Record summary:
Model confidence (mean pLDDT): 79 of 100. A computed fold for a 141-nucleotide RNA from Paenirhodobacter populi, annotated as FMN riboswitch aptamer (RFN element). It was read from a public genome assembly, where an Rfam model found it. The source organism's lineage runs through Bacteria, Pseudomonadati, Alphaproteobacteria, Rhodobacterales and Paenirhodobacter.

[in-house]
RNA sequence: GGGUGUUCUCAGGGCGGGGUGAAAUUCCCCACCGGCGGUAAGCGGUCAGCCGCAAGCCCGCGAGCGCCUUCCACCGAAGGGUCAGCAGAUCAGGUGCGAGUCCUGAGCCGACGGUCACAGUCCGGAUGAAAGAGAACAUGC
Numbered sequence: 001g002g003g004u005g006u007u008c009u010c011a012g013g014g015c016g017g018g019g020u021g022a023a024a025u026u027c028c029c030c031a032c033c034g035g036c037g038g039u040a041a042g043c044g045g046u047c048a049g050c051c052g053c054a055a056g057c058c059c060g061c062g063a064g065c066g067c068c069u070u071c072c073a074c075c076g077a078a079g080g081g082u083c084a085g086c087a088g089a090u091c092a093g094g095u096g097c098g099a100g101u102c103c104u105g106a107g108c109c110g111a112c113g114g115u116c117a118c119a120g121u122c123c124g125g126a127u128g129a130a131a132g133a134g135a136a137c138a139u140g141c
Base pairs, nucleotide, nucleotide: 001141003139004138005137006136007135008134009133010132016030017029018028019027031121032120033110034109035061036060037059038058042053043052044051045050056108057107064086065085066083067080068079069078070077071076090106091105092104093103094102112124113123114122
């Protein structure tokens, strides 16, 4: 340095103003927010090799719904963990050999259940789970 095992810790942000209305942080106008891993022609460091940082909408992942299995008269509960399925979204111009990534501009997106009226931002499952990040110990290379 890398492999394997065990344990532990950490692991999501956002409705401010106005309008309508009996009622809206849910509708309308103006706002606000952007998890994790990868990649990145950008930025920084280095003599260099190389290192660090950098994407909501480029490639993937995650919780959730669904589905399947078991128990069950029903309601429901437990388990599986992607298994039918859902699980979002980018263009234009510029530069350039090359842009999905840089610069400028304009756009677009956001589980499920609840609610005096439709929710990315409120409440709830959730003091949960988890993509993953880190630490300690053990082991052998």